[in-house]
About this RNA: A computed fold for a 357-nucleotide part of an RNA from a Bacillota bacterium, annotated as large-subunit ribosomal RNA, domain IV. The source organism's lineage runs through Bacteria, Bacillati and Bacillota. The coordinates come from a structure-prediction model, not an experiment, and the mean pLDDT is 88.

Context: one part of a larger RNA
């Protein structure tokens, strides 16, 4: 110096990012307990008293020595000392203090999220994430979907639509508006596009063979059947095109201008554009840039933090909206209690470190 610990006047968060550490509340009995509620809870809410030891008294349980009684009984009723538990009120003793130690909740008050119990990033994250019952949507009729295997199989299920796989939301309460133009997905089927294939018109090679030529060998040309190359119409399903549905389906929900007898605004015109222009509800918000908007609370003083307003850069309704009792080692504001967290230190008590021998 360092670690781990005890104690500290006066103050009592002035510390700090932020009471982080620490202190502090703690057990039992009795008293007494709000707002809010989903009537269960919130509640050990909160907030008071009380607790030891002696001694009589008394009430109240265990057991029951022993006596009486009834009586066939080893049965039944009575009374009941002694030990022994457990309260109650006096009275009294000692200490600063009696749950005398050890073990043992601090607490409200508003707000955010997430309903909740639960899960999780084994060794930086426990949360507002991620599961959850419930809500929706779609797929599946049973050799089910869907899965997993090269197959055979198996799972699914020894289940059957009140079942099962898949999306999305995510208790519960009131709600979830508008658009189907793309994109998807379901459904159509008359056209128009279309493979394979069907279908051969046509061409092309080969050539029995004819013609022409030549003395001939050969050379030009024409060419039937058959072989064989090649091939136009045309006739061909889904699918695409194209015709509907359909948003708890991917998603998406406007711009200018002008207008009322101050003045501002603008219920109201106009006018471009669009699939259609954001409805209820919240709203500077875990979402507000401009920003510590602005006004109001709290403070002596408040970028936080509550409540409001609405000019939403860039909230919005199952990628849920908006509340909401209980619930959190979750986040944030504020108060009360407590404190060496500080003001601002100090002393002690074990342990390292360091010096000397």
């Nucleotide at each position: 110096c360092c670690c781990u610990c005890g104690u500290u006047a006066a103050g009592g968060a002035a510390c700090u990012c932020g009471g982080c550490a620490a202190a502090a509340u703690g057990a039992c009995c009795c008293c007494g307990u709000a707002a809010c509620u989903u009537c269960g809870g919130g509640a050990u809410a909160a907030g008071g008293g009380g607790u030891a030891c002696u001694c009589g008294u008394u009430c109240u349980g265990g057991u029951g020595a022993c006596g009486c009684c009834c009586g066939u009984a080893c049965g039944g009723g009575c009374g009941g000392a002694g030990c022994u538990g457990g309260g109650a009120a006096g009275a009294g003793u000692c200490g600063c203090a009696g749950a005398g130690a050890a073990a043992c909740g601090g607490c409200u008050c508003a707000a955010g999220c997430g309903a909740c119990u639960g899960u999780u990033u084994a060794a930086c994250a426990a949360a507002a994430a991620c599961a959850c019952a419930g809500g929706u949507c779609u797929c599946u009729g049973c050799u089910a979907a869907a899965g997993c295997g090269a197959a055979a199989g198996c799972u699914g299920a020894u289940g059957u639509a009140u079942a099962g796989g898949g999306g999305c939301u995510g208790a519960c309460a009131c709600c979830u508006g508008c658009c189907c133009a793309g994109u998807g997905c379901u459904g159509g089927a008359a056209g128009g596009u279309u493979a394979a294939g069907g279908g051969g018109a046509g061409g092309g090679g080969u050539u029995a063979g004819g013609g022409c030529u030549g003395a001939g060998a050969g050379g030009c040309u024409c060419g039937a059947g058959g072989c064989u190359c090649u091939g136009a119409a045309c006739c061909g399903a889904a699918g695409c095109c194209c015709c509907a549905g359909u948003g708890a389906a991917c998603g998406g929900c406007g711009g200018c201008c002008g207008u009322a007898a101050c003045u501002a605004u603008a219920a109201c015109g106009g006018u471009c554009c669009u699939a259609a222009g954001g409805u209820a509800g919240c709203g500077a918000a875990a979402u507000u840039c401009c920003u510590u908007g602005u006004c109001g609370g709290g403070u002596a003083a408040g970028u936080u933090c509550c409540g409001a307003c609405c000019c939403g850069c860039a909230c919005g309704a199952a990628u849920g909206g908006u509340g909401u009792a209980a619930c959190g080692a979750c986040u944030u504001g504020a108060g009360c209690g407590c404190u060496g967290u500080c003001u601002c230190g100090a002393c002690g008590a074990g342990g390292g470190g360091c010096c000397c021998g």